[in-house]
Molecule: transfer RNA
Organism: Candidatus Levyibacteriota bacterium
């Protein structure tokens, strides 16, 4: 340049139009438990890349953009 794939908490991910007030894990904080660390337990705080359509109604489909990867030249 040309085709394909991705894009959600700090990371690593679940999530196939409403039951999402977006769930888990590790991480972090607080709190118990230890003399103390560390393990456990309990809690909390944390995220949908950015714009457009489309629909009653979008994290989820469509375009178009920005970053990542892979492939071909």
């Nucleotide at each position: 340049g040309g085709c394909c794939c991705c894009a959600u908490c700090g990371u690593c991910u679940a999530g196939u139009g409403g039951c999402c007030u977006a769930g888990g894990a590790c991480g972090u904080c607080a709190g118990g438990u230890u003399c103390u660390c560390a393990u456990c337990c309990u809690g909390g705080a944390g995220a949908c890349c950015g714009g457009g359509a489309u629909u009653c109604g979008a994290c989820u489909u469509c375009c178009c953009g920005u970053g990542g990867g892979g492939u071909c030249a």